[in-house]
Context: one part of a larger RNA
C1' cells in the first nucleotide's frame, strides 16, 4: 500500500424479512451430462455454461460417418504451349458427380478478341493455438467509485486532495480541513411516455347542418372533438410552513397532468476472471496440398436403461362444456396478407374482390349472460396407439405441421431443498413479429385486456460501498 478476518462502527440492495406466484413430484417440450454409435459435426461449464451461439437441423443448410469422385468448385492476374476440340447438344452406365459412346463447329480489320485445355506461381482449409492477437462480449455493477497535475508531509515505499461532521440514490452537495485545482464515472444532455398550446386535416375523426340506410362517416359538408406528426410549454425543492450555519430533510401544504430522479429505455468508469469467442469477421505462428481442399448421393446432428436445468400442460366447480353478447395495441404483408361465395364434420381445396396498405387483410382472449355437469381419477386431464386425411415441399420412412374418428396413460397441489416478484409490478388473459417453402415456438423479441397482497423493520443470511483495526499473506 493492498488482500484477508467465524474483528468493529455506519449504510444500502426482493439479500433477508412481511406477502403473492412457482420450481423440485406428473406427462410432454427443449438444452445439457452420461451412455451407444459408421456418425451421434463444434463450441459454451459455479454465480458469469445447460428454449445458450441457433431470430427455424427433412434435402440443402452441415462443419460429422459411409460410399462414389475430382484436382481445381469460386477469386485474382501472369508466363510458356498446343489450339479447334477436351466446349455445347443426345443416348448409355442405379442416383449424382463423373465416366464413355455418338453428332456438330464462334467472330475476326488476320494483329487479336472469346473460350476452355495443360503446367509454375497461386488459391482452398468451420485444421490447431482465445495462454500470440484484434474487434465483439458476458461478470462484479449502473456498484460509486477510480485517477492526475502542482503544492505540502514522509529517508523511502507512499500519504495528503479522496479523511472528519451533516446530507444524498450518487466521491450528490454544504461546512470544516496543507491543501488547491482537474480529468474518467454520477447526473443532465438523447429516445418514448404522462398533460396542454399552437400548426396540418387523409387514407383518420363526426359535435352541429343537409341528405340517405334494414343498418352503417354511408354521401355533402366540416376541423369542434379523437387521432395523427412536427413545434412549443410545463416541474425547477420554483412558492409556503417548521427543522437546521449550510447543504438539506419533513408536511393529508398550495397550486398542478405530473413533486422532488414523475414512469420506463438507451448509456457500463479505472480495472477484474490469462473469463468467452481463431466456428460471424480479422489476423501472428504451426499444421494439410490428387488433401485436413473440393463435388454427389445416402445416413447422421431427431439414438435412450438413466441425472440435470429452463419450459409447457394439468391435477378441477374462483372450474369443464354449450349458446349468445363486449372491448385492444403493437406489428406485418405481392412467390405476398386474402374479404365474399361454394364444396367438406374438419384440416383446406375452387371461384374471386380489395391492399405495395391511417384506406383493404387477421373472431382477440380472460370477462358478461343464460344452461348444463354435482366432486367422481369425472363431461378433470390429455399423454399415448390404431385408423382416414389436408397442406407445405423433388421428397414428409429415418424426420414436419395440421384435421377428423376411435383410444384415453400418468396426475387428486408434490420431501428435503429452492427461485422470481415492490404497482400498471406479480399473477393471469390472448395478439403480433423477426427466423420461415413447411415447422418440431410450449422458446425469443414486443403488445396491449384484466389486475392485487406486503414492506413492522435490518438481529440473522447472500453481495456490495466507506472508516477503522489485527495480520507469520503478497
Nucleotide at each position: 500500500u493492498g488482500a484477508c478476518g467465524g474483528g468493529g462502527g455506519c449504510c444500502c440492495g426482493c439479500a433477508c424479512a412481511a406477502g403473492c406466484g412457482g420450481u423440485g413430484g406428473a406427462g410432454c417440450a427443449u438444452g445439457u451430462g452420461g451412455u451407444u454409435u459408421a456418425a451421434u459435426u463444434c463450441g459454451a461449464u459455479g454465480a458469469u455454461a445447460c428454449g445458450c451461439g441457433a431470430g427455424g437441423a427433412a434435402c440443402c443448410u452441415u462443419a460429422c460417418c459411409g460410399a462414389g469422385g475430382c484436382u481445381u468448385a469460386a477469386a485474382u492476374g501472369u508466363a510458356u504451349g498446343a489450339c479447334g476440340a477436351c466446349u455445347g447438344g443426345u443416348c448409355u452406365g442405379g442416383a449424382a458427380a463423373c465416366a464413355g459412346a455418338u453428332c456438330u463447329u464462334u467472330c475476326u480489320u488476320c494483329g487479336g478478341a472469346c473460350g476452355g485445355c495443360a503446367u509454375g506461381c497461386a488459391a482452398g482449409g468451420u485444421g490447431c493455438u482465445g495462454c500470440a492477437u484484434g474487434g465483439c462480449u458476458g461478470u462484479c455493477g449502473u456498484c460509486a467509485g477510480c485517477u492526475c497535475g502542482u503544492g505540502c508531509c514522509g529517508u523511502g515505499a507512499g500519504g495528503u486532495g479522496u479523511c472528519g461532521g451533516g446530507u444524498u440514490a450518487a466521491g450528490u452537495c454544504c461546512c470544516a480541513c496543507a491543501a488547491c485545482g482537474a480529468g474518467c464515472g454520477c447526473a443532465a444532455c438523447c429516445c418514448c411516455u404522462a398533460u396542454c398550446u399552437g400548426u396540418a386535416g387523409u387514407u383518420g375523426c363526426c359535435a352541429g347542418c343537409g341528405a340517405g340506410u334494414c343498418a352503417a362517416g354511408u354521401c355533402g359538408g366540416g376541423g369542434a372533438c379523437u387521432c395523427u406528426a412536427c413545434a412549443g410549454a410545463g416541474a425547477c425543492u420554483g412558492c409556503c410552513u417548521g427543522u437546521g450555519u449550510a447543504a438539506a430533510c419533513a408536511g393529508u401544504g398550495a397550486g398542478g397532468a405530473a413533486g422532488g430522479u414523475g414512469g420506463g429505455g438507451a448509456c457500463g468508469a479505472c480495472g477484474u476472471c490469462a473469463a468467452g469467442u481463431c466456428a460471424u469477421c480479422a489476423c501472428g505462428g504451426c499444421c494439410c496440398u490428387u488433401a485436413c481442399g473440393u463435388c454427389u448421393c445416402g445416413g447422421g446432428c431427431c439414438a435412450c436403461a438413466c441425472a440435470c436445468g429452463u419450459g409447457c400442460u394439468a391435477c378441477a366447480a374462483u372450474g369443464g362444456c354449450a349458446a349468445g353478447g363486449a372491448c385492444a395495441a403493437u406489428g406485418a404483408g405481392c412467390a405476398g396478407c386474402c374479404a365474399u361465395c361454394u364444396g367438406g364434420u374438419g384440416a383446406c381445396a375452387g371461384a374471386g374482390a380489395g391492399c405495395g396498405a391511417a384506406u383493404c387483410u387477421a373472431u382477440a382472449a380472460a370477462c358478461c349472460u343464460u344452461g348444463u355437469c354435482u366432486c367422481a381419477g369425472u363431461u378433470c386431464g390429455g399423454a399415448u396407439u390404431g385408423g382416414a386425411g389436408u397442406c407445405u415441399g423433388c421428397a414428409a420412412c429415418u424426420c414436419g405441421a395440421c384435421u377428423c374418428c376411435a383410444u384415453g396413460a400418468a396426475g387428486c397441489u408434490g420431501g428435503a431443498a429452492u427461485c422470481g416478484c415492490u404497482a400498471g409490478u406479480a399473477a393471469u388473459c390472448g395478439g403480433a413479429u423477426a427466423u420461415c417453402a413447411g415447422c418440431c415456438a410450449u422458446g425469443a423479441u414486443c403488445c396491449g385486456g384484466u389486475g392485487a397482497a406486503u414492506a413492522c423493520g435490518u438481529u440473522c443470511c447472500c453481495g456490495g460501498g466507506c472508516c477503522u483495526u489485527g495480520u507469520a499473506c503478497a